[in-house]
About this RNA:
Small-subunit ribosomal RNA, 3' major domain from an uncultured bacterium, 476 nucleotides, folded computationally. The RNAcentral record of the full RNA draws on ENA and SILVA.
Context: one part of a larger RNA
């Protein structure tokens, strides 16, 4: 000087407390461990792994296993030579890849010494093999915590200190005062985006107050720019004003005005560093290793196994509910290999027609809510697992191993031990919608969007994590 303390002091955080809803019990989904297996490819492992890489494992993907092939090779490049096409179909053989044969077709286009394509030769190959403890890049975490440093000066023999300490204040090393320090940098804040209010401006595909026309009905039509809305450009909030407290910084106020009040709300933004943290399987790269195989192509299987253990979720156990019926209301997104109005068929998944839309124009397209009828506390008209049958769709192909529909079946489960998680407001809880990936989909996941919409916070003794100065130390 640090680090540590079951040392003391000050301070903060959904850290506790006060509340609300969960997990831990059940079934299923999914990830992991374990076991099994020819293979169950690999990585991630307290917080900081476990719905994680994977924002889509039937084939492909795919790296794994079994079997069958290839060896300048599956892809690509340079050079040289040759050629002018490329290609399609059929047959044989085969599981396919590969191989053999035949037929058809073709002599092109650009262009004027190059370019394109193919074949051959040769040289470079290739490796998801190892090392993240050789690395780059990127990422997690402490932590959006308020810290981490430097120049000059001063102090100390020196390591180093001071500044950065003290008092008050702040979300903040934020600021004020004091001061052997005076300044500065990276962080904080601000600048950026979204949102809340207003103005100006622009009105189509959006809007419709006024005027006119029209309909069974509808901004449907003429028209209009007022309003909503959508863009653009500005304004607006600064403790600016008032009162009290304070030297000041600042604090307090159901103070005024204001759409908004003291950082208005949310996002993006992550200092010096820590964990030889993660990643050689995104990519790049040093070294090592394989080179008729640890490369590469193909068929099938596996990644989906199942006594069990754990994590994360979904659905429930019901009446604030289940079921039937009926004339409500979004936002943000997607759409031509697409979204599809409408009509017809089907109980339905869906199919067959047909129309609009490259989209503020057409379309995908709400549910909880509300009204009404029923059920009357039961393992039930709760719950839907599982299983049988019949189908639909995607796709070369749904056996291993897809989703969906209909009929039948109707398991566990009556609120969950110790323990444990999230959340302070348009939040929790609850309700649906969209998107990425994507032929389809194992999505109950992820990322967004809106609808309805709470309770509680006395307080800082305690648990956990962190900051500051201080004290002790057999630690560095």
């Nucleotide at each position: 000087u640090g680090a540590c303390g079951g040392g003391g002091g000050c301070c903060c955080g959904c850290a506790c407390a006060a509340g609300c809803g969960g997990a831990g019990g059940a079934a299923c989904a999914u990830g992991u461990g374990g076991u099994u297996u020819a293979a169950u490819u690999c990585g991630a492992u307290a917080a900081u792994a476990c719905g994680c890489g994977a924002g889509g494992a039937a084939c492909c993907u795919u790296a794994c296993c079994c079997g069958g092939g290839c060896u300048c090779g599956a892809a690509c490049g340079a050079u040289a030579u040759u050629u002018g096409a490329a290609u399609a179909c059929a047959u044989c053989c085969g599981a396919a890849a590969a191989g053999a044969u035949g037929u058809a077709g073709c002599u092109a286009g650009c262009a004027a010494u190059a370019g394109c394509a193919a074949a051959u030769a040769c040289c470079g190959a290739g490796g998801u093999g190892c090392u993240g403890c050789a690395u780059g890049g990127u990422u997690g975490u402490c932590g959006u915590c308020a810290g981490c440093u430097c120049g000059u000066g001063c102090c100390g023999u020196g390591a180093g200190g001071u500044g950065u300490c003290g008092a008050c204040u702040u979300a903040a090393g934020u600021g004020u005062c004091a001061u052997a320090a005076c300044g500065a940098g990276c962080g904080c804040a601000a600048c950026c985006c979204u949102u809340a209010c207003c103005a100006a401006u622009a009105g189509u595909u959006g809007c419709c107050a006024u005027c006119a026309g029209g309909u069974a009905a509808u901004g449907c039509u003429g028209g209009g720019g007022a309003c909503u809305c959508u863009g653009u450009u500005g304004g607006g909030a600064c403790u600016g004003c008032c009162a009290c407290c304070g030297u000041a910084a600042g604090g307090u106020g159901u103070g005024a005005g204001g759409a908004a009040g003291g950082a208005g709300a949310g996002g993006a933004u992550g200092a010096c560093g820590u964990c030889a943290a993660a990643u050689c399987a995104g990519c790049a790269c040093g070294g090592c290793c394989c080179u008729u195989a640890u490369g590469u192509c193909c068929g099938g299987g596996g990644c989906g196994a199942c006594a069990c253990a754990c994590g994360u979720g979904u659905u429930a156990c019901a009446a604030u509910g289940g079921g039937g019926g009926a004339a409500a209301c979004a936002a943000a997104g997607g759409g031509u290999c697409g979204c599809u109005a409408c009509c017809u068929g089907g109980c339905a998944a869906c199919a067959g027609g047909a129309u609009g839309c490259u989209a503020a124009u057409c379309u995908c397209a709400a549910a909880a809510a509300u009204c009404u009828c029923u059920c009357u506390c039961a393992g039930u008209u709760c719950g839907g697992a599982u299983u049988g049958g019949a189908g639909u769709c995607u796709g070369c192909a749904a056996c291993u191993c897809g989703a969906c529909u209909c009929c039948a079946u109707g398991a566990a489960g009556c609120u969950g031990g110790a323990u444990u998680c999230g959340c302070u407001a348009g939040u929790a809880a609850u309700c649906g919608c969209a998107c990425a990936u994507c032929a389809g989909c194992c999505a109950u996941g992820g990322u967004g969007c809106g609808g309805u919409g709470a309770a509680u916070a006395c307080g800082u003794u305690c648990c956990c994590g962190g900051g500051c100065a201080u004290u002790g130390u057999a630690c560095a």